A computed fold for a 1531-nucleotide RNA from a Saprospiraceae bacterium, annotated as small-subunit ribosomal RNA. The sequence is in RNAcentral, with records from ENA. Its mean pLDDT, the model's own confidence on a scale to 100, is 85. Taxonomically the source falls in Saprospiraceae (Bacteria, Bacteroidota, Saprospiria, Saprospirales).

RNA sequence: ACGGAGAGUUUGAUCCUGGCUCAGGAUGAACGCUAGCGGGAGGCCUAAUACAUGCAAGUCGAACGGCAGCAGCGGAGCUUGCUCUGGCUGGCGAGUGGCGCACGGGUGAGUAACGCGUACGCAACCUGCCCCUAACUGGGGGAAAGUCACGGGAAACUGUGAAUAAUCCCGCAUGUGUUCUGGUUGGUGCAUGCUGACUGGAAUAAAGCUGAGGCGGUUAGGGAUGGGCGUGCGUCUGAUUAGCUAGUUGGUGGGGUAACGGCCCACCAAGGCGAUGAUCAGUAGGGGGCGUGAGAGCGUGAUCCCCCACACGGGUACUGAGACACGGACCCGACUUCUACGGAAGGCAGCAGUAGGGAAUAUUGGACAAUGGGCGCAAGCCUGAUCCAGCCAUCCCGCGUGCAGGAAGAAGGCCCUCAGGGUUGUAAACUGCUUUUGUCAGGGAAGAAACCCCGUGAUUGAUCAUGGGCUGACGGUACCUGACGAAUAAGCACCGGCUAACUCCGUGCCAGCAGCCGCGGUAAUACGGAGGGUGCGAGCGUUAUCCGGAAUCACUGGGUUUAAAGGGUGCGUAGGCGGCCUGGUAAGUCAGGGGUGAAAGUCUGCCGCUUAACGGUAGAAUUGCCUUUGAUACUGUCAGGCUUGAAUGGGUGCGAGGCAGGCGGAAUGUGGCAUGUAGCGGUGAAAUGCAUAGAUAUGCCAUAGAACACCGAUUGCGAAGGCAGCUUGCCAGAGCUCGAUUGACGCUGAGGCACGAAAGCGUGGGGAGCAAACAGGAUUAGAUACCCUGGUAGUCCACGCCCUAAACGAUGCUUACUCGAUGUUCGGCCUUUGAGGUUGAGCGUCCAAGCGAAAGCGCUAAGUAAGCCACCUGGGGAGUACGCCGGCAACGGUGAAACUCAAAGGAAUUGACGGGGGUCCGCACAAGCGGUGGAGCAUGUGGUUUAAUUCGAUGAUACGCGAGGAACCUUACCUGGGCUAGAAUGCGAGCGCUAUCUGCUGAAAGGCGGAGUUCCCCGCGAGGGGACGCGAAGCAAGGUGCUGCAUGGCUGUCGUCAGCUCGUGUCGUGAGAUGUUGGGUUAAGUCCCGCAACGAGCGCAACCCUUGUCCUUAGUUGCCAACAAUACGGUUGGGGACUCUAAGGAGACUGCCGGCGCAAGCCGCGAGGAAGGUGGGGAUGACGUCAAGUCAUCAUGGCCUUUAUGUCCAGGGCUACACACGUGCUACAAUGGCGGGUACAGCGGGUAGCGAAGCCGUGAGGUGGAGCCAAUCCCUGAAAGCCCGUCUCAGUUCGGAUUGGAGUCUGCAACCCGACUCCAUGAAGUUGGAAUCGCUAGUAAUCGCGCAUCAGCCAUGGCGCGGUGAAUACGUUCCCGGACCUUGUACACACCGCCCGUCAAGCCAUGGGAGCCGGGGGUGCCUGAAGACGGUGAUCUGCUACGGCGGAAGCUGUUUAGGGUAAAACCGGUGACUGGGGCUAAGUCGUAACAAGGUAGCCGUACCGGAAGGUGCGGCUGGAAUACCUCCUUU
Repeated sequence: ACGGAGAGUUUGAUCCUGGCUCAGGAUGAACGCUAGCGGGAGGCCUAAUACAUGCAAGUCGAACGGCAGCAGCGGAGCUUGCUCUGGCUGGCGAGUGGCGCACGGGUGAGUAACGCGUACGCAACCUGCCCCUAACUGGGGGAAAGUCACGGGAAACUGUGAAUAAUCCCGCAUGUGUUCUGGUUGGUGCAUGCUGACUGGAAUAAAGCUGAGGCGGUUAGGGAUGGGCGUGCGUCUGAUUAGCUAGUUGGUGGGGUAACGGCCCACCAAGGCGAUGAUCAGUAGGGGGCGUGAGAGCGUGAUCCCCCACACGGGUACUGAGACACGGACCCGACUUCUACGGAAGGCAGCAGUAGGGAAUAUUGGACAAUGGGCGCAAGCCUGAUCCAGCCAUCCCGCGUGCAGGAAGAAGGCCCUCAGGGUUGUAAACUGCUUUUGUCAGGGAAGAAACCCCGUGAUUGAUCAUGGGCUGACGGUACCUGACGAAUAAGCACCGGCUAACUCCGUGCCAGCAGCCGCGGUAAUACGGAGGGUGCGAGCGUUAUCCGGAAUCACUGGGUUUAAAGGGUGCGUAGGCGGCCUGGUAAGUCAGGGGUGAAAGUCUGCCGCUUAACGGUAGAAUUGCCUUUGAUACUGUCAGGCUUGAAUGGGUGCGAGGCAGGCGGAAUGUGGCAUGUAGCGGUGAAAUGCAUAGAUAUGCCAUAGAACACCGAUUGCGAAGGCAGCUUGCCAGAGCUCGAUUGACGCUGAGGCACGAAAGCGUGGGGAGCAAACAGGAUUAGAUACCCUGGUAGUCCACGCCCUAAACGAUGCUUACUCGAUGUUCGGCCUUUGAGGUUGAGCGUCCAAGCGAAAGCGCUAAGUAAGCCACCUGGGGAGUACGCCGGCAACGGUGAAACUCAAAGGAAUUGACGGGGGUCCGCACAAGCGGUGGAGCAUGUGGUUUAAUUCGAUGAUACGCGAGGAACCUUACCUGGGCUAGAAUGCGAGCGCUAUCUGCUGAAAGGCGGAGUUCCCCGCGAGGGGACGCGAAGCAAGGUGCUGCAUGGCUGUCGUCAGCUCGUGUCGUGAGAUGUUGGGUUAAGUCCCGCAACGAGCGCAACCCUUGUCCUUAGUUGCCAACAAUACGGUUGGGGACUCUAAGGAGACUGCCGGCGCAAGCCGCGAGGAAGGUGGGGAUGACGUCAAGUCAUCAUGGCCUUUAUGUCCAGGGCUACACACGUGCUACAAUGGCGGGUACAGCGGGUAGCGAAGCCGUGAGGUGGAGCCAAUCCCUGAAAGCCCGUCUCAGUUCGGAUUGGAGUCUGCAACCCGACUCCAUGAAGUUGGAAUCGCUAGUAAUCGCGCAUCAGCCAUGGCGCGGUGAAUACGUUCCCGGACCUUGUACACACCGCCCGUCAAGCCAUGGGAGCCGGGGGUGCCUGAAGACGGUGAUCUGCUACGGCGGAAGCUGUUUAGGGUAAAACCGGUGACUGGGGCUAAGUCGUAACAAGGUAGCCGUACCGGAAGGUGCGGCUGGAAUACCUCCUUU
């Protein structure tokens, strides 16, 4: 020293920029729900709108004349309680006079001003009452109220006459003094001047009352108090307000004022103010303070205090010490009231109160007891100032609504995994205790001390001191005591994140919520309700506003390469800033002292109310201003000097620097002549165009305009724009060097001035090529484009405009400082002559430190500092509108708002994508072979149909798929008939026989009956138990109903692709990166090498199965070489050799050789081997993707259904048929068909089965029944092939659809709707358009065989098996898919992405607009009240020394409020129509941009076009890719 917190939201993620939003505090508040008490405060923020009623300023009889009313007294009259009377007393209405009414109280309209604040000044001023001092208070006169008399008027009010007092008015005297005017003489000030002393002259005062104490009066000086005036500084916004000003600025002389002054007037001069913001417009009372904030600030000006202004709107003066006067006057205006219509009256922004306005703000209360004010000698009177009370949770503070015990953890509620548990919850009940508050009763203040009265004391006295007495609205209030009794007292908001607090139900993008992000489309902690919880609590929320957070206007404390932001460039004015030395000064600066900075408030200490709020007191603070004394480093200023900054000069080389003139060659076009012949030209391909009237091409000659190849470069020059053939002249510049000259002359630079590419404009030239517009040809769905052929402005020159660009290094200028390396241009010096060293000025590249959000920058800074200028403050609206300035125009400069969004953005990261690149792979293409697409049929699907045609699958990855078997069943669908604890299963009291047979009815299910009496065990039996069956109630039903987007499981696909990750380390702010990239290699993230990485996991490979060779073991049902037998059949004996079977093993590993290579590895008609580089095939599917598929295999949450969405049954349907598609089969024939003969497999299956031989049938098949639970028997004849024959190119001896007839088999049953057989029939089809599929070797193609399902079968399908058995691959440009690296990105739902503009529709705000309406202010002219000032004033009037002096009405002038009128400017509202803008549901047209976005994009400009846009000219990189060059790095 006491003081500073952040969060949400842009992204797939990250860092940054940046806005929006929230948490805090506050309020004169309001609204919603709720409400027990007390204390302290506060209470019309809106209509400065209008006000009924009452009150808010009077007082003095000790100034005065008096006496209406009251009381007393006296007198008179009498009717004895009345009348009359006397100002006699107390007193006092109205009146004269004095003082007050200018204070107090209210309000904030006006005012941007010396109004306020602060500090000074007045030598230019005033000041009643109060205080001090000095002097005086003599003597006269006069009028007019009241009153009386008579009038006018509805009233308000008022006229005439008469009499009258004073502290009323007027002379006279005196003059301490004062003022004016002279003289003499001091002091003093910055100046105008001021101020004393002495002495002449002139003018000029007064009031009395009395209780005799006193109170007053006059003059003058001083004080105090209060005011007036002036000045410095401070005091809101707009420049889309830039010029303003005629009493304006000054002077002279007057007038006026308390006083200075153009304050006013006359004359003279022409000034005054303004970018340091005049004028104008808008807004606003200022301050102390208050709120917030760490502070600096920002916001604000309620209550309290100070100042100002105002008092119905406006003007004016009068009186007075003081007013231009809130409760005074006059006038004008608006409004209101009264009226007898002639006239009058009024002013709550005082206190209450009313109406109105409004979201909203109180009682027509009490008292002068206290404090204060006015008057008075005083008593006292007055006081809506004030003190109190009432109303209001409006705020602040305090208190209470109880405390303790109490578990069966009650009941009820809510939740759940539900015979139970959890929670509400010690909460309740219940027991004990307490009594604040409350109710009742009793007691009961402080605030009060004075004045005054009565005493006492002191003093000459005024007076003072002291004792007693009198006085309380609040109020019987605060407070104290007692009694009673838990008794009288809890709500509000919230519970997705921020932000503390979670579940159930309802709802179903509905209803609704929402401060921001966002919730809600059937499992919502976000809506509504409930239970529970959290926060605060007599309050709690909401709304509004302010500060904070916001460093988000940044003084403290920000930025400008790419996020918003450097002016296109220079010259230069004002201004800001400024080198070295010396001296002076002391303005800034610093220190000490003094004055002021009101009080209250804030802060701190102490104290008082039981505490606190609140209050008292003391201190601190008040960061400021003024003044004074000092210091002198720095800044300023003055003076002197210096040379290093700057400039000049001498020397010297340099350059596409500028302007003007001259000259040159190449190319192009055109013309001429010539040669020459059919095309030329152009494109992706074409066409338009040119050409036989001779083009193009070639040669020569001529001509025109424009631009300057090579040199040439990352080069050079220039301030920028920009500058290129050669040469001459003129002009300018920077550099180097010398150190001669000047001596700070410098830097920057708001305004200003100049220059300023291209396009464009004007006038006049020029015009070869090119080329907006335009025309034609193409392209295209279209093509107002890209491409082509033409072609005009323009491009060029001269002169004049325009003034903008991605005018860019997206980087202002100047100066200083801060490691290096290297290239290059122009100089100087040295030199050992070297690729040398060194020193300047430029132009580049790479980097240290440092900086940066990063990319990057890095002596050419974006580093470290200083100076000056410019600019930024979320996106859109918009560089738009309006206004102004400039321009011939085009347009440029300046430059908003409403409204709208929760973002818009920068850099980098990971992906994905690209009609980007590189490398690589795959039957991906290519090379081949065969198909599909055409036909008929089969099958699936769509569609259609239907009572139903059940459901699902839908690009690849649905469609011979779920189905590996729909006539019934299946079956889920339809029609009809039935059942309801149900068709099925478990438990089950009970029944012990209902097993079996059977009748009627019915389509069946079912319904109604009949007969009948079983089996096993124990036991003699009775009986018991069991099997089995029935089976009431009950407990569990059931559902192929919905949700595959609530799920499990399983599956498809990318893809058998080579990838996907982790730990530790390292790098990066971070997302992330590295590893995994690179060089090789591989089928492979396979391996090797390298490397800030080192390792590891899931994948790859291997291990497994199968197949190919061999060996061993084992031989039945398999085999048969040799031997024997034979019915000739491995049949039998026998044999293990072989085949084979099935178990084990061997074998292959780039192991060997050669070549290449560091290695890994690759190459070789290599060797060997059955097999060679993974031998062939299979099983095996990483992290993940597609909300992929499946709730109908199964399982399962939730929802729905329960005489039905369940279940049983019969029949029908899933088999429909104008069509369309997929997958197949069979073909179209001779490499074939048909007939005959003949050969060789393997995998499998078989007892409700396979079924042999034999016999029958043309055949399907029938019959038969051997054998076989299988290496044994059967299915089982394999077929293509081979041999022989025939057919001869034809819709056929091809093809077999369709149809007729006749049959067979399965099955309860072949009508819808089976397969097969025979006879007959004999359709389409002659090789299939666009397009498209499969396959790389035992593969394709072709041939048959088996199996599952299955009664049978719609199987041509699926899964297997073997037989025969090819062709081709140059190669990786292209199509498809994939992998890695890299690049771009505005994509991340990830290109099936994103996104632009017109048009159409709805809503919103806004610009223009013929006009119309309104407002404030200014100007000119006319008119002009009251008042003030002036003139005049016959007349009237006062005085008169009659000369006159003074006054007044009247008339009149000046000025002015107001009124009228005219033209113009400004501001606002509204307006047919019109312009664009914003926001909206999945509208229309195109596709401009993001990838090379398919024509790179963008900027400026011009023209054109439905629209995005296109094109020309110039510019930029904020363009990809490629090639080349250069540089750097490495070798």